Transfer RNA from a Candidatus Woesebacteria bacterium, 74 nucleotides, folded computationally.
Rfam family: tRNA.
Its mean pLDDT, the model's own confidence on a scale to 100, is 81.

[in-house]
RNA sequence: GGGCCUGUAGCUCAGUUGGCUAGAGCGUUCGGUUUGCAUCCGAAAGGUCAGCGGUUCGAAUCCGCUCAGGUCCA
Numbered sequence: 001g002g003g004c005c006u007g008u009a010g011c012u013c014a015g016u017u018g019g020c021u022a023g024a025g026c027g028u029u030c031g032g033u034u035u036g037c038a039u040c041c042g043a044a045a046g047g048u049c050a051g052c053g054g055u056u057c058g059a060a061u062c063c064g065c066u067c068a069g070g071u072c073c074a
Base pairs, nucleotide, nucleotide: 001073002072003071004070005069006068007067010026011025012024013023019057028044029043030042031041032040050066051065052064053063054062
């Protein structure tokens, strides 16, 4: 320098033939249960879907570029 893969909540990830309001588990906080802790049950907070631009009535999803990580080739 070139090819390919990955980037979504604090962590691990799902969701991509474009369309309700972007989700799960764990974690955090609050409440219930308990003398108390744990377990269990319920609820809540938490996201510019890596960034910028484009296509479209509409983009996490399609296209281009950039950034970061991984991998292969030279």